[in-house]
RNA sequence: AGAGUUUGAUCCUGGCUCAGGAUGAACGCUGGCGGCGUGCUUAACACAUGCAAGUCGAACGAAGCACUUCAAAAGCUUGCUUUUGAAGUGACUGAGUGGCGGACGGGUGAGUAACGCGUGGGUAACCUGCCUUAUACAGGGGGAUAACAGUUGGAAACGACUGCUAAUACCGCAUAAGCGCACAGUGCCGCAUGGCACAGUGUGAAAAACUCCGGUGGUAUAAGAUGGACCCGCGUCUGAUUAGCUAGUUGGUGAGGUAACGGCUCACCAAGGCGACGAUCAGUAGCCGGCUUGAGAGAGUGAUCGGCCACAUUGGGACUGAGACACGGCCCAAACUCCUACGGGAGGCAGCAGUGGGGAAUAUUGCACAAUGGGGGAAACCCUGAUGCAGCAACGCCGCGUGAGUGAAGAAGUAUUUCGGUAUGUAAAGCUCUAUCAGCAGGGAAGAUAAUGACGGUACCUGACUAAGAAGCCCCGGCUAACUACGUGCCAGCAGCCGCGGUAAUACGUAGGGGGCAAGCGUUAUCCGGAUUUACUGGGUGUAAAGGGAGCGUAGGCGGCUUGGCAAGUCUGAUGUGAAAGCCCAGGGCUCAACCCUGGGACUGCAUUGGAAACUGUCAGGCUAGAGUGCAGGAGAGGUAAGUGGAAUUCCUAGUGUAGCGGUGAAAUGCGUAGAUAUUAGGAGGAACACCAGUGGCGAAGGCGGCUUACUGGACUGUAACUGACGCUGAGGCUCGAAAGUGUGGGGAGCAAACAGGAUUAGAUACCCUGGUAGUCCACACUGUAAACGAUGAUUGCUAGGUGUGGGGGGUCUGACCCCCUCCGUGCCGGAGUUAACGCAAUAAGCAAUCCACCUGGGGAGUACGGCCGCAAGGUUGAAACUCAAAGGAAUUGACGGGGGCCCGCACAAGCAGUGGAUUAUGUGGUUUAAUUCGAAGCAACGCGAAGAACCUUACCAGGUCUUGACAUCCGACUAACGAGAUAGAGAUAUGUCAGGUGCCCUUCGGGGAAAGUCGAGACAGGUGGUGCAUGGUUGUCGUCAGCUCGUGUCGUGAGAUGUUGGGUUAAGUCCCGCAACGAGCGCAACCCCUGCCAUUAGUUGCCAGCAUUCAGUUGGGGACUCUAAUGAGACUGCCAGUGACAAACUGGAGGAAGGUGGGGAUGACGUCAAAUCAUCAUGCCCCUUAUGACCUGGGCCUCACACGUACUACAAUGGCUGCAAACAAAGGGAAGCGAAGCAGUGAUGCGGAGCAAAUCCCCAAAAGCAGUCUUAGUUCGGAUUGUAGGCUGCAACUCGCCUACAUGAAGUCGGAAUUGCUAGUAAUCGUAGAUCAGCAUGCUACGGUGAAUACGUUCCCGGGCCUUGCACACACCGCCCGUCA
Repeated sequence: AGAGUUUGAUCCUGGCUCAGGAUGAACGCUGGCGGCGUGCUUAACACAUGCAAGUCGAACGAAGCACUUCAAAAGCUUGCUUUUGAAGUGACUGAGUGGCGGACGGGUGAGUAACGCGUGGGUAACCUGCCUUAUACAGGGGGAUAACAGUUGGAAACGACUGCUAAUACCGCAUAAGCGCACAGUGCCGCAUGGCACAGUGUGAAAAACUCCGGUGGUAUAAGAUGGACCCGCGUCUGAUUAGCUAGUUGGUGAGGUAACGGCUCACCAAGGCGACGAUCAGUAGCCGGCUUGAGAGAGUGAUCGGCCACAUUGGGACUGAGACACGGCCCAAACUCCUACGGGAGGCAGCAGUGGGGAAUAUUGCACAAUGGGGGAAACCCUGAUGCAGCAACGCCGCGUGAGUGAAGAAGUAUUUCGGUAUGUAAAGCUCUAUCAGCAGGGAAGAUAAUGACGGUACCUGACUAAGAAGCCCCGGCUAACUACGUGCCAGCAGCCGCGGUAAUACGUAGGGGGCAAGCGUUAUCCGGAUUUACUGGGUGUAAAGGGAGCGUAGGCGGCUUGGCAAGUCUGAUGUGAAAGCCCAGGGCUCAACCCUGGGACUGCAUUGGAAACUGUCAGGCUAGAGUGCAGGAGAGGUAAGUGGAAUUCCUAGUGUAGCGGUGAAAUGCGUAGAUAUUAGGAGGAACACCAGUGGCGAAGGCGGCUUACUGGACUGUAACUGACGCUGAGGCUCGAAAGUGUGGGGAGCAAACAGGAUUAGAUACCCUGGUAGUCCACACUGUAAACGAUGAUUGCUAGGUGUGGGGGGUCUGACCCCCUCCGUGCCGGAGUUAACGCAAUAAGCAAUCCACCUGGGGAGUACGGCCGCAAGGUUGAAACUCAAAGGAAUUGACGGGGGCCCGCACAAGCAGUGGAUUAUGUGGUUUAAUUCGAAGCAACGCGAAGAACCUUACCAGGUCUUGACAUCCGACUAACGAGAUAGAGAUAUGUCAGGUGCCCUUCGGGGAAAGUCGAGACAGGUGGUGCAUGGUUGUCGUCAGCUCGUGUCGUGAGAUGUUGGGUUAAGUCCCGCAACGAGCGCAACCCCUGCCAUUAGUUGCCAGCAUUCAGUUGGGGACUCUAAUGAGACUGCCAGUGACAAACUGGAGGAAGGUGGGGAUGACGUCAAAUCAUCAUGCCCCUUAUGACCUGGGCCUCACACGUACUACAAUGGCUGCAAACAAAGGGAAGCGAAGCAGUGAUGCGGAGCAAAUCCCCAAAAGCAGUCUUAGUUCGGAUUGUAGGCUGCAACUCGCCUACAUGAAGUCGGAAUUGCUAGUAAUCGUAGAUCAGCAUGCUACGGUGAAUACGUUCCCGGGCCUUGCACACACCGCCCGUCA
């Protein structure tokens, strides 16, 4: 000293929370010792029992007891015992009279908001026992009364009556140095009343004795000391949703009362007194020194210790006394408890212990008066739950210990692991050593000055002995120091805030490890701090909470220049006080410390007093710059009242005129043949004032608009005659205050809440339309609020500019022009400054000053209750419980918008062909099933994984089997391996026979080894089991869209911006220009492949123009051509013209095979979708292990009411069928292969086997084409379905293959809503080939043949890019969010 938390991120505002310290604490876990402290915070609740205030015989009388002496009597143990009486003594006992003390000490904090407390003063308005000092005195009498005795009442407590007696008990009398009172004086003094001193007269009041003769005690007066009493200044909590309170109340006179002043009390008189500087009322509370915290200022608190106050079951009262209205005294009343003979009595722990109760919670019915004090006493001494000690409690603070050194095989165990290790960890063990505490034994204090020690055989010292008897608690996601494993699986739980937990949790639980503190550690509660989050120090109010709607003005606050005085504030010196303890510093004593002692400082305060006079204040004088008045002017929708004008709407009357009018997005309701709308003329009535008109004017704000008149307010300019600070602000108060609304009375044309009807709509209590009442208008009264806004209080001064505009003045000038200066108003832009930013910026949100108002997290709520106002509606003032961790401001980047601008795309439009209807094929859903294995799910799943499920595949199902296993490595034993029949079985497999066959390397010939097989044991194998939301890799998609970023610099507090935006241009962030940017990277383009022209080289298996030859490029020959395949060339806006900005580029043209990326392909930026895939593969974790692994047979993946997607074939004449002769491709494939010719078959195909590992041979026939026929029909269309007979592949064609022939001949006549593809060699149409493959394409991937139509254009739909704007969204519009119901 700060930190966490609002957001995708940022800055700010703002709350919540944390880290620190503290406690009379409590609770949880744990607990060795000692010292010093502390211990009912709750029920001022009730209390059993014991103790806590007595003492004095040197005040007094009597009694008892003990002893001594004497006397008498009795007994006998003959010198003792007992009894009685008298006297004396006693350090004996209880009661009584009397004295002193029970007013101290001890407890508690209920009450009290007060002169109660604190602090400083006053008493000239007072008292003071015991104590000290001084002076004076104590003479002489008297009458009683308890005790006691008797009688007597009562259960008791307690009395009553009669009689006796004493005193330091009580009462007169005498005396009076001095004292009090009264009267009239003198002197001195004081803040007033007055005080003190002196002298005079009158008057009043005392005393107690005892004695050891030393003294003690008594009376009076004066003084001191101590202790009290009263009064005053200042300070002392909250609430105004408590604003008025007060009759002894305020004052006076007189009297009474008191120690004393005083309405303290009383009589009379007056009507005062207190209060916004908060009275009264209500709530809460003992106050302080101090204590806790804080840098301080403060805030909180008032345990222990100390001072004061108050109280003693509750309330009231007095008595005694020096002192009380009295804790352990009295009386009365009340409640409660107890006793009772029912008549009546007794009691008061907030003393010390203790009990019950309450409570989260707080101790022993201890010892002693040894010490320190207190009471009594002459003293001895007695009493003392004050006090000193001990006991209990980790309740707090402080100190000590639980061992120290060495010790690596880094032991074992435990945890973890990538299995190698790592950690626990020098830790342990082992070896060496020590003894603080505790335990044992011995000695043994101080506290005491002669005696006396509860504590206590305590503190302390010494000796021997054993590492022995002595460590826990909390935490480990961030804040905040400290991490892993397992378990759990939004469960259990954690949590101070943020938040963790939904199968890999460093956040739950446990363990290992670690961190912190330590005889404690955590939690809870409370207080301060952090919090500048109530801001005095030290905050704010345009938009975050917050400027009153506006003005006038009261109290108050603040106030111009100058002179003099005073000294209240202010500054300074001195004095007194600020108790002690505490705090700080220094020193000292307990071994240290805590603790204690001594000294100093401080106690920031108050009071008294001396001084200063700048500033504030105050008094007096002066001034004119503030303010006001006068005079001279002009401007204005300023206000009030009266009058008046024209346009328009509506209505009425009359005319013309005829079928519609009106209204809307479109309509309808409505009006109209009873004559509307339209039009003409006349009239009525109400309201509002076009143009001028303007970020123009006026007004305090609300607000004010035709014209004229009357009355009237304010501002401005000029002048400088007058006043001389008269000013500013303004709590309360008063006034004004839009619209709507209210009351009464008018008025009512238009408009128009409510209401009615028509539409719209899912509905439409709305938006739209037709009507229409309050109201709008006037007068008077009320209401008193608005986004009453500039969301910006008023006033004053100062602080760069520029440019408009309204009103006035001055200068220049011929001038009403223009220009310059100036005052007041009203706008815009902008610098410094300021601000969180946006912005404000002389009309400040800048720099300063004064005053007022208001704010202190969001919600609840401007609500409830109360008060005030109102006729009402309602207004004003204005909470709390509860709840959340945010709510909010400004700005940033995205995404989004049924916002805007620009642009693109088969996106629309223009076209062509389709899909959606039918049959079939195929995929999917659903259904079914023992199983119908699994995955894919909008675009971007659905002829997809699957480039080909009869078995296999196969992962699924049923049944039958195996368990180190079908597959891999390691170990041991044995055997070469291999291979062939047979039997059983569905097969896997099992049994058994062996026909064959015996290998390689080394060798000491015994054997060993490599590889392979069989058997055995276990490590392990295996899993298409789960998780694509744990992953790698791969892929789809936006999208071949033109974007995505970085470095440096600059701007911004920052997130970020700039660059990448802008003007053009492009297919393109393509290029050019401009620019606080300059460069760069990934993308675009190019480089690569195919294709289009040409050239060169090469010329077989390809080609054949010319020359020969043949049935035939067949052969010779040729390289010209085609072609093949290698290398080149070509195209670059290069050239021309125009446009453009002299650019980039565009338009057109020339040349060219090709022209503006020529056409096509490959190529896919940063990223998005937790997109797809654990079943291609790889892989973490979890799961199975005689099974979720492996083998086999059969079945299934092919089901079938249905729905969807993708395709094939069609519905026909641009066609079908037939036919003859017969034309033109490209690209592929071929050895377990392609398979020619030829032959057979109607055909599928079979026989056959030439050639070919291919520019050579084969597949291979290209088809659409041409000719004839059919003539619009379910057909000579269409071919599904079915039957029969065959063919092929294959171990096998039933479930479940393909093909052929014959026969059968279904739906279907161009397809609803909707929807797809395509811009040129494209669509459409026609066939061909290949992969997979034993066989099986209407699918897929390639190939060529024929070969169109259309594009005006970008308004709209969809998708995308850039800029901009709004935003309360950021999981980002499939968002957020409101209300009702459950």
Molecule: small-subunit ribosomal RNA
Organism: uncultured bacterium